[in-house]
RNA sequence: UUUCCGAACAGGCAAACCCGGAGCAAUCCGGCGACGCAAAGCCGCGGGUCCCCAGAGGACAGCCGAGCUACCGAA
Numbered sequence: 001u002u003u004c005c006g007a008a009c010a011g012g013c014a015a016a017c018c019c020g021g022a023g024c025a026a027u028c029c030g031g032c033g034a035c036g037c038a039a040a041g042c043c044g045c046g047g048g049u050c051c052c053c054a055g056a057g058g059a060c061a062g063c064c065g066a067g068c069u070a071c072c073g074a075a
C1' cells in the first nucleotide's frame, strides 16, 4: 500500500406518520422526523415484488444476487 474484516474515532444516510407538490397508479420530489443502515453511495444486468391507459410500458437499489466507486483503521 492492497484485500478481507468491522472495534474505536470522525462523520454520513434517513423508514414510518404528517404537510406541500407531480403522476392514471405503483411511486417520486421538498419539508418535518428517525425505524434502521458499514456502502441504506451509484447501477434496472439477473431474480423477485408492485402499478397500469394491461402493451412492446412504468416503479421499487431500504427485497435478494451481480457489477462499479468510497471514509476510518483495532483485532
Base pairs, nucleotide, nucleotide: 005073006072012037013036018031019030020029021028022027035062041068042067045065046064047063048060049059050058051057

The RNA shown here (c-di-GMP-I riboswitch aptamer) has 75 nucleotides and comes from a Desulfuromonadales bacterium. It was read from a public genome assembly, where an Rfam model found it. Its mean pLDDT, the model's own confidence on a scale to 100, is 89.